Context: one part of a larger RNA
RNA sequence: CUGGGCUUAAAGGGCGUGUAGGCGGAGUGCAAGGUGCUUUGUGAAAUCCCCCGGCUUAACCGGGGAACUGCUUGGCAAACCAGCAUUCUUGAGGCAGGCAGGGGCGACUGGAACCUUUGGUGGAGAGGUGAAAUUCGUAGAUAUCAAAGGGAAUGCCGAUGGCGAAAGCGAGUCGCUGGGCCUGUCCUGACGCUGAGGCGCGAAAGCGUAGGGAGCGAACGGGAUUAGAUACCCCGGUAGUCUACGCCUUAAACGAUGCGCACUAGGCAUGAGGGCUACUGACAGUCUUUGUGCCGAAGCAAAAGUGUUAAGUGCGCCGCCUGGGGAGUACGGCCGCAAGGCUAAAACUC
Numbered sequence: 001c002u003g004g005g006c007u008u009a010a011a012g013g014g015c016g017u018g019u020a021g022g023c024g025g026a027g028u029g030c031a032a033g034g035u036g037c038u039u040u041g042u043g044a045a046a047u048c049c050c051c052c053g054g055c056u057u058a059a060c061c062g063g064g065g066a067a068c069u070g071c072u073u074g075g076c077a078a079a080c081c082a083g084c085a086u087u088c089u090u091g092a093g094g095c096a097g098g099c100a101g102g103g104g105c106g107a108c109u110g111g112a113a114c115c116u117u118u119g120g121u122g123g124a125g126a127g128g129u130g131a132a133a134u135u136c137g138u139a140g141a142u143a144u145c146a147a148a149g150g151g152a153a154u155g156c157c158g159a160u161g162g163c164g165a166a167a168g169c170g171a172g173u174c175g176c177u178g179g180g181c182c183u184g185u186c187c188u189g190a191c192g193c194u195g196a197g198g199c200g201c202g203a204a205a206g207c208g209u210a211g212g213g214a215g216c217g218a219a220c221g222g223g224a225u226u227a228g229a230u231a232c233c234c235c236g237g238u239a240g241u242c243u244a245c246g247c248c249u250u251a252a253a254c255g256a257u258g259c260g261c262a263c264u265a266g267g268c269a270u271g272a273g274g275g276c277u278a279c280u281g282a283c284a285g286u287c288u289u290u291g292u293g294c295c296g297a298a299g300c301a302a303a304a305g306u307g308u309u310a311a312g313u314g315c316g317c318c319g320c321c322u323g324g325g326g327a328g329u330a331c332g333g334c335c336g337c338a339a340g341g342c343u344a345a346a347a348c349u350c
Stems, first nucleotide, its partner, number of pairs: 004321003007304002012318001014201004021194003025088006033081002035077004041071002049065006091191001092188003095184005103177007110154001114150008125136002162169002206247006215241002220236004258317006266295012299306002323350003332343004
């Protein structure tokens, strides 16, 4: 100098896009920056190492050699790295034709339920609980019928299923729009992978302004329960939950598993394509591509487990960890209207 790790022990960034940077397919040629061989000069002496010698030894000293792993001059080589030129098609992208989908945005429409209002019937209870009470009701409740209004959520289908980068996405129709997969192998010709910063997206709660407000419901009030009951249960109920625009930027943002590529036994199930065979057809068998799951060989792992959707075997790049507490805190900085977020210690202590 090299050498450790990150599913659950400390440790994968919440997710994407992409700048710098790092890394990068096949052939040929050129040049020779890195590189290799050789060579020139230098690399003071002493020290260290080896050999020989001098003090009776040793320390010490004298002589010789090696070394000084570096820099430098000239020459040669051209595999590899870098460069230039040119060619290629397997990586990547495009094109054409198809397929599936709660992917996104907007507008419109529907039915069930609920609540309210009005009217009809009706006439004493209803509601609620373990049991009750608060509560509602002769100013006519509950129940029931009709009509009108309102807001929110979309039963069945529905799945062990689908789509999306993640957060997430579920009534129907229309408009606009992103991505994926398959088939053809027509085109471009390495255009690629990753990605510090940056930028964008980002559940719920929360914040600002303007609306909306049916149901539910923090806070709050009441009734119960209880030794108490700042709860669990019950009756009410404000913010909120909904919409628009603007903020916030967090999470057990989880597969607690970063992204890409390649390779490494199988079996079963299933979503979406394609080929072949049989069939009138529905459909079936088989092969294959892509996704989603289960079980498992080898391997890996402390074990649990994982196992072609790797936690196996390799490569490239990023992020992160380094005993517990103090502490994701203080201070400072940046961001925010605020709440707070991001970055992030130390003393001390075990």
Predicted 3D model of a 350-nucleotide part of an RNA (small-subunit ribosomal RNA, central domain) from an uncultured bacterium. The coordinates come from a structure-prediction model, not an experiment, and the mean pLDDT is 89.